Annotation
Transfer RNA from a Candidatus Nanoarchaeia archaeon, 72 nucleotides, folded computationally. The coordinates come from a structure-prediction model, not an experiment, and the mean pLDDT is 83. Rfam family: tRNA. The family's RNA type in Rfam is transfer RNA. About the family: Transfer RNA (tRNA) molecules are approximately 80 nucleotides in length.
[in-house]
């Protein structure tokens, strides 16, 4: 300076055109004498940013930023 992968709730990851799911942590209740496991149930991300294309974009197009692998 070139190419190429990744960026999605606190943390791990799915999702590859039809309005985001799962585990872990987290609160609540149930169980216990208590605590741990275990049951039940809530919250919590508009998807790194900007933009374009489409009726509709996390997804396709460019554009930046961040991190990683090779090359020079």
């Nucleotide at each position: 300076g070139a190419g190429c992968c990744c960026g999605u709730g606190g943390c791990g990851u799915a999702g590859u055109g039809g309005u985001a799911g799962c585990g872990c942590a987290u609160c609540g209740c149930c169980c216990u004498u208590a605590c741990a496991a275990g049951g039940c149930g809530g919250g919590g991300g508009u998807c790194g940013c900007c933009g374009g294309u489409u009726c509709g974009a996390a997804u396709c197009c460019g554009g930046u930023c961040g991190g990683g692998c090779u090359c020079a």